RNA sequence: AGAGUAAAUUAAAUAGUCGCGUAUAGCAAUUUCGAAAGAAAGCGUACGAGGAAAGUCCGGGCUCCAUAGAGCAAUGAUGCUGGAUAACGUCCAGUGAGGGAGACCUUAAGGAAAGUGCAACAGAAAAUAACCGCCAUGAAAAUGGUAAGGAUGAAAAGGCGAGGUAAGAGCUCACCGCUGGUAUGGUGACAUACCGGGACAGUGUAAACCCCAUCUGGAGCAACACCCUAAAUAGAAGGUUAAGACUGCUCGUCAUCUUCUGAAUGAGGUGGCUUGAGACAUAUAGUAAUAUAUGUACUAGAUAAAUGACUAUUCAAGACAGAACCCGGCUUACAGAUUUACACUAGUU
Numbered sequence: 001a002g003a004g005u006a007a008a009u010u011a012a013a014u015a016g017u018c019g020c021g022u023a024u025a026g027c028a029a030u031u032u033c034g035a036a037a038g039a040a041a042g043c044g045u046a047c048g049a050g051g052a053a054a055g056u057c058c059g060g061g062c063u064c065c066a067u068a069g070a071g072c073a074a075u076g077a078u079g080c081u082g083g084a085u086a087a088c089g090u091c092c093a094g095u096g097a098g099g100g101a102g103a104c105c106u107u108a109a110g111g112a113a114a115g116u117g118c119a120a121c122a123g124a125a126a127a128u129a130a131c132c133g134c135c136a137u138g139a140a141a142a143u144g145g146u147a148a149g150g151a152u153g154a155a156a157a158g159g160c161g162a163g164g165u166a167a168g169a170g171c172u173c174a175c176c177g178c179u180g181g182u183a184u185g186g187u188g189a190c191a192u193a194c195c196g197g198g199a200c201a202g203u204g205u206a207a208a209c210c211c212c213a214u215c216u217g218g219a220g221c222a223a224c225a226c227c228c229u230a231a232a233u234a235g236a237a238g239g240u241u242a243a244g245a246c247u248g249c250u251c252g253u254c255a256u257c258u259u260c261u262g263a264a265u266g267a268g269g270u271g272g273c274u275u276g277a278g279a280c281a282u283a284u285a286g287u288a289a290u291a292u293a294u295g296u297a298c299u300a301g302a303u304a305a306a307u308g309a310c311u312a313u314u315c316a317a318g319a320c321a322g323a324a325c326c327c328g329g330c331u332u333a334c335a336g337a338u339u340u341a342c343a344c345u346a347g348u349u
Stems, first nucleotide, its partner, number of pairs: 001345002004342007012314007020048005026043002030041004050320001054331002057329005062220004076215004080094005095109001096107004110211002115209002117205003131150002133146005158176002161173003177200001178197008224271004228266001233262006244254003279296007315318001
């Protein structure tokens, strides 16, 4: 210098003007809205989206419902080992397998000898292998032996060499693989070494059913708790003749009127609501995830829903994208810029 690997940071900046939301024991000061509960209004001050706020896919907090305890079944999820955590299907560190020259990357990775199913097309055959070929018998047709070789296929009955044979074949032997045992190392997955096994006869598929092991109650902040009572409605009491209906008149009843009560209408009102299994820094323990201790700072909290617009300057010319109960994760989207570590190639010293 080139071409890479892994991880991290940032997510335009500054100033001014106007506007919006929240808070306010700063000032001002009584009004306004409402049926009520309750809420709002001026000036000032402070604060005001993200790394993913997103998808709503997992796990938990919180709330209500269900539930004596235990077991079984069903449903769903997970599936190498150890650790972390409130918990997880997440994370960290490893093991095995696969890929890369390397840094490094990928991996739902238990069981196919419990049982069932499936394996299209091609092919003789997809699991009680004989189509061609080879060998034997036979005049031939054909019969028998044979899994070395050819052919089909994603997959064809361990590989390879020698011996052996009529031809062949784990038929026999060496090595490799596979598999059983023992020893050593490791917490363990497992690794290494040694000894044995050719009955290594029985392919693949479990992200097919299934089996085994472990876990698993439901609904979600429009949860949930409290407060209020206009219209309409039910009941009780009162009032009275001015008007209405039954009814032409009297009484009576109904409705209208007033008060009270019940029930509940209203996306009514208030809380839940943001200080938290949180963040950052340092120290200690640990390879790490993380834990402990100390210190520091903290202000979105709306409910038809604020976080915007304009002007000026600068340059790298600004990507994906907008909170809605809260946390821990995963997944997905993302322009440009910056930093650190590592590995490969070439050149120079």
Molecule: Bacterial RNase P class A